[in-house]
RNA sequence: AGAGUUUGAUCCUGGCUCAGGAUGAACGCUAGCGGCAGGCUUAAUACAUGCAAGUCGAGGGGCAGCAGGUCUGUAGCAAUACAGAUGCUGGCGACCGGCAAACGGGUGCGGAACACGUACGCAACCUUCCUUUAAGUGAGGAAUAGCCCAGGGAAACUUGGAUUAAUACCUCGUAAUAUUAAGUAGUGGCAUCACUGUUUAAUUAUAGCUCCGGCGCUUAAAGAUGGGCGUGCGCCUGAUUAGGUAGUUGGCGGGGUAACGGCCCACCAAGCCUGCGAUCAGUAACUGGUGUGAGAGCACGACCAGUCACACGGGCACUGAGACACGGGCCCGACUCCUACGGGAGGCAGCAGUAAGGAAUAUUGGGCAAUGGACGCAAGUCUGACCCAGCCAUGCCGCGUGGAGGAUGAAGGUCCUCUGGAUUGUAAACUUCUUUUAUUUGGGAAGAAAUGCCGAUUUUCUAAUUGGUUUGACGGUACCAGAUGAAUAAGCACCGGCUAACUCCGUGCCAGCAGCCGCGGUAAUACGGAGGGUGCAAGCGUUAUCCGGAUUCACUGGGUUUAAAGGGUGCGUAGGCGGGCAUGUAAGUCAGUGGUGAAAUCCCCGAGCUUAACUUGGGAACUGCCGUUGAUACUAUGUGUCUUGAAUAUCGUGGAGGUAAGCGGAAUAUGUCAUGUAGCGGUGAAAUGCUUAGAUAUGACAUAGAACACCGAUUGCGAAGGCAGCUUACUACACGAUCAUUGACGCUGAGGCACGAAAGCGUGGGGAGCAAACAGGAUUAGAUACCCUGGUAGUCCACGCCCUAAACUAUGGAUACUCGACAUACGCGAUACACUGUGUGUGUCUGAGCGAAAGCAUUAAGUAUCCCACCUGGGAAGUACGACCGCAAGGUUGAAACUCAAAGGAAUUGGCGGGGGUCCGCACAAGCGGUGGAGCAUGUGGUUUAAUUCGAUGAUACGCGAGGAACCUUACCUGGGCUAGAAUGCUGGUGGACCGUGGGUGAAAGCUCACUUUGUAGCAAUACACCGCCAGUAAGGUGCUGCAUGGCUGUCGUCAGCUCGUGUCGUGAGAUGUUGGGUUAAGUCCCGCAACGAGCGCAACCCUCGUCCCUAGUUACCAGCGGGUUAUGCCGGGCACUCUAGGGAGACUGCCGGUGUCAAACCGGAGGAAGGUGGGGAUGACGUCAAGUCAUCAUGGCCCUUACGUCCAGGGCGACACACGUGCUACAAUGGCCGGUACAGAGCGUCGCCAACCCGCGAGGGUGAGCUAAUCGCCAAAAGCCGGUCUAAGUUCGGAUUGUAGUCUGCAACUCGACUGCAUGAAGCCGGAAUCGCUAGUAAUCGUGGAUCAGCCACGCCACGGUGAAUACGUUCCCGGGCCUUGUACACACCGCCCGUCACGCCAUGGAAGCUGGGGGGACCUGAAGUCGGUGGGCUAACCGCAAGGAGGCAGCCGCCAAAGGUCAAUUCAGUGACUGGGGCGAAGUCGUAACAAGGUAACC
Repeated sequence: AGAGUUUGAUCCUGGCUCAGGAUGAACGCUAGCGGCAGGCUUAAUACAUGCAAGUCGAGGGGCAGCAGGUCUGUAGCAAUACAGAUGCUGGCGACCGGCAAACGGGUGCGGAACACGUACGCAACCUUCCUUUAAGUGAGGAAUAGCCCAGGGAAACUUGGAUUAAUACCUCGUAAUAUUAAGUAGUGGCAUCACUGUUUAAUUAUAGCUCCGGCGCUUAAAGAUGGGCGUGCGCCUGAUUAGGUAGUUGGCGGGGUAACGGCCCACCAAGCCUGCGAUCAGUAACUGGUGUGAGAGCACGACCAGUCACACGGGCACUGAGACACGGGCCCGACUCCUACGGGAGGCAGCAGUAAGGAAUAUUGGGCAAUGGACGCAAGUCUGACCCAGCCAUGCCGCGUGGAGGAUGAAGGUCCUCUGGAUUGUAAACUUCUUUUAUUUGGGAAGAAAUGCCGAUUUUCUAAUUGGUUUGACGGUACCAGAUGAAUAAGCACCGGCUAACUCCGUGCCAGCAGCCGCGGUAAUACGGAGGGUGCAAGCGUUAUCCGGAUUCACUGGGUUUAAAGGGUGCGUAGGCGGGCAUGUAAGUCAGUGGUGAAAUCCCCGAGCUUAACUUGGGAACUGCCGUUGAUACUAUGUGUCUUGAAUAUCGUGGAGGUAAGCGGAAUAUGUCAUGUAGCGGUGAAAUGCUUAGAUAUGACAUAGAACACCGAUUGCGAAGGCAGCUUACUACACGAUCAUUGACGCUGAGGCACGAAAGCGUGGGGAGCAAACAGGAUUAGAUACCCUGGUAGUCCACGCCCUAAACUAUGGAUACUCGACAUACGCGAUACACUGUGUGUGUCUGAGCGAAAGCAUUAAGUAUCCCACCUGGGAAGUACGACCGCAAGGUUGAAACUCAAAGGAAUUGGCGGGGGUCCGCACAAGCGGUGGAGCAUGUGGUUUAAUUCGAUGAUACGCGAGGAACCUUACCUGGGCUAGAAUGCUGGUGGACCGUGGGUGAAAGCUCACUUUGUAGCAAUACACCGCCAGUAAGGUGCUGCAUGGCUGUCGUCAGCUCGUGUCGUGAGAUGUUGGGUUAAGUCCCGCAACGAGCGCAACCCUCGUCCCUAGUUACCAGCGGGUUAUGCCGGGCACUCUAGGGAGACUGCCGGUGUCAAACCGGAGGAAGGUGGGGAUGACGUCAAGUCAUCAUGGCCCUUACGUCCAGGGCGACACACGUGCUACAAUGGCCGGUACAGAGCGUCGCCAACCCGCGAGGGUGAGCUAAUCGCCAAAAGCCGGUCUAAGUUCGGAUUGUAGUCUGCAACUCGACUGCAUGAAGCCGGAAUCGCUAGUAAUCGUGGAUCAGCCACGCCACGGUGAAUACGUUCCCGGGCCUUGUACACACCGCCCGUCACGCCAUGGAAGCUGGGGGGACCUGAAGUCGGUGGGCUAACCGCAAGGAGGCAGCCGCCAAAGGUCAAUUCAGUGACUGGGGCGAAGUCGUAACAAGGUAACC
């Protein structure tokens, strides 16, 4: 410090997610030790049991218990024991009294508050104990507990009587710098006032004990400490909480308090708080600090420390210096317990502990040794404060689980390309060393200094110093030393990217994983296991939460044209901001200084535990607040002044600015009259509609309402909405010129007010045209639409509402500054229309700059300042609820649950478009011939079947794989067999030569039996060769996956395209080049150009045909010469010609003319056998279709192994209601039949082609020559030509079908061959919608050959030649394609994307008759305890009084207040609710096609 994730890719915006740190944590797996910390975050839920606050006998009466003493008695010789008495002593239960119990300890309920923090103040206060100072401590009295007696009660407890003490209580005396009252003198201040001095009068104190040292007590003053009160500032969220408040705000008087105060009361006034957020609601103890962060911040407030609040819920006071009191009291309430039912008791949010809740948090431990506290003179007692120990890896820190050597790189595991290698891995074994830790033995602390006790010294006392001695829970712990021995000690998570770490097996969208993106559908580095690796380590992961990353609420440090975001516009209040100069003040600001900012924490330097964590000394810091002294630039504020901002004035100019009234013509409609006749109207085409009752059309007149052609524009005006005939009236504005006036009067503007298109609403008018709704006609699968015919609200006017728009420049207002060019509107200046200067507007282009880019660019989206408004992922949703406005419609304000990982902007490359331009192609058109109808052949689908084997399926499957299915082929079915197997190799064993022959059984395969034979070398054993059998090892599979593959192939397409290097442009994807102007069959060539070159394609090079030449002539040829035949190159001979097969020439827009950019090229011409690629072929760029093929072959993986292998027989692949494709033959006279007659090319042949001859009507048979082929044969070419016949018909057309007789091939023609003869003679008379081929030696037509092959279902396929046309104006349209451009929400790329209803499931949520619960307040009723006040007829020790009685007190009663309870009407927040509303999500459901292309009616508000 960043990273992943939106896209085909890019840049940006923007959210989500991750890596880091942290925790009072929890959970899972694991676990050796120690140190230091921490440990109910939930139920402030309920609590059994024990302990947590007592102490003082030096306050008191006393003596229950203990110990001692004394006395008496009994027993005993006595010691002694026992009993009784005695407070005599040590001490001491209970009691009176004093002090403490208000601290310490716990918890965080409440509380948004002067509670807390900080800084001040109290001239408005208190303070036990402590310190200092001063004074005092005199006299008297009456009671009461305890004890004793008597009673009540289950108990708790309690009643009566008698008697008694005090440092308990009371009275008197004395008394002040105390208090009160009245004066008086002065000083000071801050308003009330305060302080100092003084005079007079009145009032108020006390306690004793003693060891005689003292300890106490009372009053006053001061200090210290602790508190109380007040104030400034700071202190959470919500405005869908905007008004709140009656003791409320203030005053006078009183009460009350330690003290001020409406704190309380009576009276008077009507104030007080609030947009700088009152009130209300929700949440919360606050702080020092803690976590994180670079910081600013954000989150938190466990432990430690300060403050506050609370103590079962609520209220109340008492005591006291202090409480409205955790372990005190009273009352109400809830709960629990005891009970004899009459009554009582209780409060762990103290320490342990229990139950419950919960994911979750410890021992009913030891000790007062230390520190601290209470009491005490002290000893001491008490102390769950505290110090320790126990439990828990909860955290932090430290240590260890060994170190060195050791390669047959062991075995085993894992993986692989598997005779072998790699890895685990120096790892192990083995050798050697060390001993922290664990174990064991021994030693063994510091923490302890005081106090106390015994002495000593100084000292008047007190006190100080000093010596010895006493006291340790932890603990025989820490620590130290010795001994033994590697001995006692490693796990967890992860390994697709982010993110360090990879392989095998299993699984097969299953099981599962997942923080995000995403993995898993048969080769998963992502699931599970294993091996290996990576990270951390006594821990490791997961979950939760906080900060960070997130500059993603932006103060530091963001934005608003199009991504979320400028208010519809103006006026203006508060507020914010604001021109020049001078001067005063000093609030902000800056500087110095003082106080404070507790300690701890953090940081720095040190110190102590072996180190560290931890503890600790010092420093710094605590960025804050308060005071004080200065400075005065800036801001502020006061005063004065200025003119440039602003405004005013004067004179002009401009305009569809506004309001009102009046006027005008064209058009339309309607009405009347007239002319006139059959249609009009409307559309893509029609129909509805109108019309013979006279329409439409034409003319005249009349009426009505609305809108204003031309001018007119890229114009003008207005704040925006908006404004258009003409005239007038009223009115507003802008600009220019003058530089006269005022003198900062300005800018912006939350709330507020006003205006605000269209539609809509109300009332009343008006209504021609247009036109929602509605009706009809069309269109359509439907058509509640688009189109047509009608048509009502409305549109118009007046008044009143509504208040929203894509109210847009998607761009708030103001001011200043910053290059230019051009146009335009209206002014002004220079005499003037050019032209020019200047001002205000309106526009276009362009630079710097800015911007993600597109773009903006003096009319900024540039550079700056000020003010306002708004934004913070998409959806849910501008919805719900609430509130306000509205007559309503609705508007304004405006969420959440839930859900997704994106949504989005700009630009790029493609694809696509019922977008555009341009070009090409038998693409259309123009032609010729077909298919689709018939019969047959063949292939396919379907159906059938035991099987009808498999594959191919739009174009690019369907006479395709198959260029030969009767058996074989054959892969399928049925049945019968074999299992190292049908074929081949190797090893071992065994038998035998091998070969061959025969029998049985059987459909065959096979099984089985028998016969014959006796190899080569060697004497033999044996070896070798061959064959059979047995065993072992390699099999075999047309089984699956063409979506794991190679190879091959189809198609786009023989279309002209596809790319690269360097350079340049762009942030980038990319672009440029390859686009443009021409041209071409062509990215062919030329020109131009930020491009320059290059590659794969095109073309050419190759083959063939066409002309000529050269060479060579056999089997081809025969002109001339010779021979010969009835005849034939038959023979001699020839190599001229044809031809054969080798080589060359030839054609290149080369030449001429024209056009064209002096180009490329095109057009025409000459010559030529051939002319612009001469015809044909071979040749197929980058790529696309997961195209086809695992059944040609090869091959990964998977599957079968007495079968999915293999052998055999028979059957099937040939089935047949039907549908489709491809063909053949026809329907006839351009023909059929008969007879005669002519002319090819290319092939093929010895398991063959077969001449000639004979037989047969024929298929063919017989005999038989030649030929391994330019020699012989297939071989007859056919159409054609000549002649004859048929005469328009289902025929002398057509030949299917069937019968019968045959021929040939073959082991075998039944299923299932071809051919022949005779007989039979079907459909069919030119073919609907639709559709195919072809542009010249082509179509059409005619025959010939070949492969495969025993034969053949071939009418197929592939070749060959013969005869031989027609047409193309042209590119509008259909199809396909190329290039440029445009739109795009597509990128699996239009066979795309995508919207809404409905149906089903799940989820959260709104409404709802109601129901339930909680909160707060109000009114009224009742009203405990208690304070205060009142009260009389009760009771009463101290004082007064001789007494009666009084003062005072107590109880009772009454009153105010008042907790709780009750009633009532509202309010608010939740929960729930039949039914209901929409929303989200969900696998391939239904209906349509709304949007994205001109999305097929442009879209949107």
Model confidence (mean pLDDT): 85 of 100. The RNA shown here (small-subunit ribosomal RNA) has 1501 nucleotides and comes from an uncultured bacterium. It matches the Rfam family "Bacterial small subunit ribosomal RNA". Rfam links the family to the GO terms structural constituent of ribosome and ribosome.